Predicted 3D model of a 103-nucleotide RNA (Glycine riboswitch aptamer) from Nocardia panacis. Model confidence (mean pLDDT): 78 of 100. Lineage of the source: Bacteria > Bacillati > Actinomycetota > Actinomycetes > Nocardia. Rfam family: Glycine riboswitch aptamer. From the family's description: This family represents the bacterial glycine riboswitch.
RNA sequence: GUACGCCGUGCGGGAGAGCUCCGGAUUUCCACCAGAGAUUCGGACGCCGAAGGAGCAGCACCUCCCCGUCAAUCUCUCAGGCACCAGGGACCGUGCGGAUUCG
Numbered sequence: 001g002u003a004c005g006c007c008g009u010g011c012g013g014g015a016g017a018g019c020u021c022c023g024g025a026u027u028u029c030c031a032c033c034a035g036a037g038a039u040u041c042g043g044a045c046g047c048c049g050a051a052g053g054a055g056c057a058g059c060a061c062c063u064c065c066c067c068g069u070c071a072a073u074c075u076c077u078c079a080g081g082c083a084c085c086a087g088g089g090a091c092c093g094u095g096c097g098g099a100u101u102c103g
Stems, first nucleotide, its partner, number of pairs: 001102001006098008018045001020044010046082003052078001053076003058069002
């Protein structure tokens, strides 16, 4: 000094799924009763998959069984999430830093 790749980090982009039902509380509108909106707590059922997590292909051994290694944006949905906003967000691009390797 060091392309690609690896780790961290800044910035930009970044999807999906109930504005469902029941009960309570607060608040606003209206106000005869009642009803409606917003926020929040608990419960029920439904749904999503791109934090995380789990499972399998394959490989290896055996060739009887058992066991080892091991992926995914595939599957499962424990966790998480489901109007808008916000937050989170695999992954992509880019800047910076670091390590490794090589010269």